RNA sequence: AGAGUAGGCACCUAGGGUUCCGACUUGGCUGACCAAGAUUGUUGAUUUUGGCUCGCUGAGUGUCUGGUCCGAGAGGUGCAGCCAGGCAGUAACUAACCUGGUUCACGGAGGGAUAAAAGCCCGGGAGGA
Numbered sequence: 001a002g003a004g005u006a007g008g009c010a011c012c013u014a015g016g017g018u019u020c021c022g023a024c025u026u027g028g029c030u031g032a033c034c035a036a037g038a039u040u041g042u043u044g045a046u047u048u049u050g051g052c053u054c055g056c057u058g059a060g061u062g063u064c065u066g067g068u069c070c071g072a073g074a075g076g077u078g079c080a081g082c083c084a085g086g087c088a089g090u091a092a093c094u095a096a097c098c099u100g101g102u103u104c105a106c107g108g109a110g111g112g113a114u115a116a117a118a119g120c121c122c123g124g125g126a127g128g129a
Base pairs, nucleotide, nucleotide: 008079009078010077011076012075015070016069020067021066022064023061024060025059026058027057028056029055031054032053033051034050035049036048037047038046039045040044081102082101083100084099085098086097104124106127110122111121112120
């Protein structure tokens, strides 16, 4: 000085909401347990009322830390791929192996998906520099 990499996938995070689980509030129960009372030919049975209790179940709250869930182009890590070089080999290449590279990056409003929302998707878009 030049070539090549602005792409893909996975895991995770910031962030995000509310299907499901859990939490909290509240209603129901012909459920359990406990307490007090009533009735009764009474070691018992029946029955009424109640409860910071438990169970089942309905509704509400994400202005519930959570688990599940979604999740970054401009966050992290890894994998493959790609590129360059090297060793050995070949008529010449390719493959394999080893080493290195894979940089940079301000950004709405609006719309879309899902249960729902978002740094998701439209989108490295419009625009700005």
This is a predicted structure of a 129-nucleotide RNA (Guanidine-I riboswitch aptamer) from filamentous cyanobacterium CCT1. The source organism's lineage runs through Bacteria, Bacillati and Cyanobacteriota. The sequence was found by an Rfam model in a public genome assembly.